Small-subunit ribosomal RNA, central domain from an uncultured Campylobacterota bacterium, 349 nucleotides, folded computationally.
Its Rfam family is "Bacterial small subunit ribosomal RNA". Its family is annotated with ribosome and structural constituent of ribosome in the Gene Ontology.
Context: one part of a larger RNA
């Protein structure tokens, strides 16, 4: 390089935007740059392959012949590729309509609870566990009943439901503001796909400056358990968790399944839109676009997947090549830092 792979065996970047670069609808004419077909001219000799001889064979050596699959010119084809001019409208992109939604930012309100504070009732217990204690309470605790303060979360509604590229996103209102479906078929006229570097986004922990702290609660301390118990229960409890800005950059970031396009049997739920029908309902029938269950063909090692494919093709990326050593060490880059990312090898089975 050919090749085989990549849901669960090793393998799909965490996600997306996009420069290059690779790939591209349907037609018309053009060129001929790729591609075909001729031809001439060079592909030194050796060597390789074939005959054939020569050393007694061989090896080896000598003749011929074929071959050097390449390169240069020139003529000729003109389907595809390409490039050049025009055309189109089925990809794609604009507009116009009324709908849908936890999409995202910021701002306001509010209701239940938990905890504290006061006050007023009221007395001896409360808590907590398998059972106890440690801990609260006669300097009035738990209970109750009103106020009041604070922070964090938003029962029900909720769903196989809905939105977003992922990460994610759930009270209610307003404000601003992003993408999807549909129908219309008005406009543009391949304006697409894919992406190596690059930027952007990216959940919990974590850091850094300042703020804020109700509940939970690493770390820590006591109380139990134990042979011990640096743990499992238990009372407490600080960083944290929230807010604003900055950094980090990584998850089982999972559908363990990379993006896109096209085709290929049903059926039965759901979620948004449109049309039609009449029996006018809480309907029922087409369709588009999501989301689930099941199942045929096909594939798979099997599990399973199966129009949301892991089927049946094409482009474009990106990964992998036995287990350990190791996602380690160097060294490089980034980072405040933890550390990320990028990546051997010696051994060794």
């Nucleotide at each position: 390089c050919u090749g085989g792979g990549c849901g669960u065996a090793a393998a799909g970047c965490g996600c997306a935007u996009g420069c290059a670069g690779g790939c591209g609808g349907u037609u018309u004419a053009a060129u001929a740059a790729g591609u075909u077909g001729g031809a001439a001219g060079u592909g030194a000799a050796a060597u390789c392959c074939u005959a054939u001889g020569g050393c007694u064979c061989a090896a080896c050596c000598a003749u011929a012949g074929a071959a050097c699959u390449g390169c240069u010119u020139c003529c000729a084809a003109a389907a595809c590729u390409g490039u050049u001019a025009g055309a189109c409208u089925a990809g794609a992109g604009u507009c116009u309509g009324g709908g849908a939604g936890g999409g995202g930012a910021a701002g306001a309100u509010g209701g239940a609870a938990u905890u504290a504070g006061u006050u007023g009732u009221g007395u001896a217990g409360g808590g907590g566990u398998a059972a106890a204690a440690u801990c609260c309470g006669u300097a009035g605790a738990g209970a109750u009943a009103a106020c009041u303060a604070g922070g964090a979360a938003u029962a029900c509604c909720a769903a196989a439901a809905g939105c977003g590229a992922a990460g994610g996103c759930g009270a209610u209102c307003u404000u601003c503001u992003g993408g999807a479906a549909c129908a219309g078929u008005a406009c543009u006229g391949a304006c697409g796909c894919u992406g190596a570097g690059a930027u952007g986004c990216g959940a919990a922990a974590g850091c850094g400056u300042g703020g804020g702290g109700a509940g939970c609660a690493a770390a820590c301390a006591g109380g139990a358990u134990u042979a011990g118990a640096u743990a499992c229960c238990c009372u407490g409890g600080u960083a944290g968790u929230c807010c604003a800005c900055g950094c980090a950059g990584u998850a089982a970031a999972c559908g363990a399944u990379g993006a896109a396009u096209g085709u290929u049997a049903g059926u039965c739920g759901u979620c948004g839109g449109a049309u039609a029908g009449c029996a006018a309902g809480u309907c029922u029938a087409u369709u588009c676009g999501g989301u689930g269950a099941u199942g045929c063909a096909g594939u798979u090692a099997a599990c399973a997947c199966a129009u949301u494919a892991a089927a049946c093709a094409u482009u474009c990326c990106g990964c992998c090549u036995g287990g350990g050593g190791a996602g380690u060490a160097c060294g490089g880059u980034c980072g405040c830092a933890a550390g990320a990312u990028u990546a051997a090898a010696a051994c060794u089975c």